[in-house]
RNA sequence: UGCCGAAAAAGGUAAACCUGGCGAAAGCCAGGGGCACAAAGCUUCCGGUCUAAGGGAUUUCUGUCCUAUGACAGCGGGGUUGCCGGC
Numbered sequence: 001u002g003c004c005g006a007a008a009a010a011g012g013u014a015a016a017c018c019u020g021g022c023g024a025a026a027g028c029c030a031g032g033g034g035c036a037c038a039a040a041g042c043u044u045c046c047g048g049u050c051u052a053a054g055g056g057a058u059u060u061c062u063g064u065c066c067u068a069u070g071a072c073a074g075c076g077g078g079g080u081u082g083c084c085g086g087c
Stems, first nucleotide, its partner, number of pairs: 002087004012037002017032006035074001041080003045077003048072003054067005
C1' cells in the first nucleotide's frame, strides 16, 4: 500500500420504545434504552424513499392532485477519512 473480517483486545455508534424540546410534516436534537453495526465516520454527487409548509392545478369541497428549496448517510451506489487483526 492492496485485499479480507474467522477468532481476539481496546474502544466507538445506537433501532424500536419512553420523556423533554424543535419542526407544517417527514424528521431532527438532548436524556433514558439497546435492535443491531467494521465504517451504523463524513459527504446529497447518482438512483431510491418519505414529507408537502410555500407555490401551482382543479373549483366550492375546503377537499383532491402536482411540486423540494425540506428530510433519510441505519435504502443502494459513488467520493473521502479512519481503529484493531489476518494475508
Molecule: c-di-GMP-I riboswitch aptamer
Organism: Gammaproteobacteria bacterium